[in-house]
RNA sequence: GGAUCCGUAGUGUAAUGGUUAACACAUCGCCCUGUCACGGCGAAAAUUACCGGUUCGAGCCCGGCCGGGUCCG
Numbered sequence: 001g002g003a004u005c006c007g008u009a010g011u012g013u014a015a016u017g018g019u020u021a022a023c024a025c026a027u028c029g030c031c032c033u034g035u036c037a038c039g040g041c042g043a044a045a046a047u048u049a050c051c052g053g054u055u056c057g058a059g060c061c062c063g064g065c066c067g068g069g070u071c072c073g
Base pairs, nucleotide, nucleotide: 001072002071003070004069005068006067007066010025011024012023013022018056027043028042029041030040031039050064051063052062053061
């Protein structure tokens, strides 16, 4: 340099073009316990890397760009 895949809460992953972007772990609060842990209930946390386009509507489709993985040279 070329091909291809990926980028979404702190971390790891979901989400058929359509309700308020979901789950686990972590964090915080309450309950439980003599205490801690476990367990139960609840809360906060993501402008879906970034910039545009298509569409009534985009995390999803298209273009660009940045970063990362794999393969080829």